[in-house]
Molecule: RNase P RNA; transfer RNA
Organism: Leucobacter sp. cx-328
RNA sequence: AUGGGUCGACGGGCGGUCGCGUCAUGUGGUGCGUGCAUCAUAUGCCGAGGAAAGUCCGGGCUCCGCAGGGAAGAACGGUGGAUAACGUCCACUCGGGGCAACCCGCGAGAAAGUGCAACAGAGAGUAGACCGCCAGGGCUGGUUCGCCAGCUCGGGUAAGGGUGAAAAGGUGGUGUAAGAGACCACCGGCGCCUGUGGUGACAUGGGCGGCCAGGUAAACCUCGUUCGGAGCAAGGCCAGAUAGUAGGCGAUGAGGCGUCCCGCUGAGUCUACGGGUAGGCUGCUAGAGCCGGUCGGCAACGGCCGGUCGAGAGAGAUGACCGUCACCGUGUUUCGGCGCGGUACAGGACCCGGCUUAUAGUCGGCCCAUUCCU
RNA sequence: GGGGCUGUAGCUCAGUCGGUUAGAGCACACGACUCAUAAUCGUUCGGUCGCGGGUUCAAGCCCCGCCAGCCCUA
Numbered sequence: 001a002u003g004g005g006u007c008g009a010c011g012g013g014c015g016g017u018c019g020c021g022u023c024a025u026g027u028g029g030u031g032c033g034u035g036c037a038u039c040a041u042a043u044g045c046c047g048a049g050g051a052a053a054g055u056c057c058g059g060g061c062u063c064c065g066c067a068g069g070g071a072a073g074a075a076c077g078g079u080g081g082a083u084a085a086c087g088u089c090c091a092c093u094c095g096g097g098g099c100a101a102c103c104c105g106c107g108a109g110a111a112a113g114u115g116c117a118a119c120a121g122a123g124a125g126u127a128g129a130c131c132g133c134c135a136g137g138g139c140u141g142g143u144u145c146g147c148c149a150g151c152u153c154g155g156g157u158a159a160g161g162g163u164g165a166a167a168a169g170g171u172g173g174u175g176u177a178a179g180a181g182a183c184c185a186c187c188g189g190c191g192c193c194u195g196u197g198g199u200g201a202c203a204u205g206g207g208c209g210g211c212c213a214g215g216u217a218a219a220c221c222u223c224g225u226u227c228g229g230a231g232c233a234a235g236g237c238c239a240g241a242u243a244g245u246a247g248g249c250g251a252u253g254a255g256g257c258g259u260c261c262c263g264c265u266g267a268g269u270c271u272a273c274g275g276g277u278a279g280g281c282u283g284c285u286a287g288a289g290c291c292g293g294u295c296g297g298c299a300a301c302g303g304c305c306g307g308u309c310g311a312g313a314g315a316g317a318u319g320a321c322c323g324u325c326a327c328c329g330u331g332u333u334u335c336g337g338c339g340c341g342g343u344a345c346a347g348g349a350c351c352c353g354g355c356u357u358a359u360a361g362u363c364g365g366c367c368c369a370u371u372c373c374u
Numbered sequence: 375g376g377g378g379c380u381g382u383a384g385c386u387c388a389g390u391c392g393g394u395u396a397g398a399g400c401a402c403a404c405g406a407c408u409c410a411u412a413a414u415c416g417u418u419c420g421g422u423c424g425c426g427g428g429u430u431c432a433a434g435c436c437c438c439g440c441c442a443g444c445c446c447u448a
Stems, first nucleotide, its partner, number of pairs: 001370010012325007020047002023044010049345001053356002056354005061231004068262004073227005078092005093107001094105004108222002113220002115216002130161002132157003136153007169187006188212001190209008235282004244273006255265002289308008326343007375447007384400004393431001403417004424440005
């Protein structure tokens, strides 16, 4: 210099004008039960995000009397840690990809059982003789009478060919009619015992064994761990309104209990028609909060100290314009500039921690590869 | 707030327990029949199986994450 990997930060700045919303204060009007409500207006403070989004996970909070036992169901799945918790994060390990930095992985169990494997192929799971190889019988032909060649018959053989994604270890030797873990050496893998390092997954050695046990569980299944349900329209308080009728079930147990059973509780409950109301306050934002420092830890994160307060709304406000600066594109140029256009994705509604997805562009740290120069 | 379904040719839909080359009807095009058109008959053409990953020898089908559309319910 070029190409790449990874971790972060920002996501327009400053000034002005107009407008919108909550709250506080003041003024004026109206209402009455005389200190509140409402309307208008003025001033002041504050007023979206990195994803506020999708609602995919997890928790707080609230109610279901307690949140109890079992079954069913669901989710998760290397090891250790972080955390309020998680399917998230960090570190390590194993497998795969990459020259590398690094990236990807729902990574338990296939010697508990069941299922599946198209096409091709002789044979696809206690496997299989199509070609080949080998010895033997029969027939034919040749013959230098030793045999040779061809055809055929029933056998042996998994070393070679061929099919396939996959053919029941690999290489070399011994052995044999030809062959074969039939036997041997080394290598790979498996089971058992065991040494060392590590908290552990695991890594790396040693010994013994039988010669080898295929794939798929994001197929059923098995094992282990976790999970009660509902959701701020949860829930609490106040005000206001109210009218029942018919039928079913019910202490031989309704309902609570939103899948079922047990257990607990113990009197109403369900359906249809009809009637009433559809108001206010609260929950509500100070929180696993944010910023800085320091200490512990490889890290995720945690402890301590200091500072700080930044929306809580009526179905729902946060916008527009001007000037200037910044960036991008484009036209022009006397290379100083000037003109025009553009600057994303999107937007709270009980609150947090994650994941995922969208995003014009800008900036920074660290690392890797190649090439060149010193 | 809660729950469910669908996406396959231009249109409407099949596609079984994952398997050989993803099919059917209509439409379009061409040909036959006809004086001509329609109908009919015949032959073609036409596929990012919504998108991106993964599992598997093999994915329209199984798993995960998105996108779009529709429905139910308080």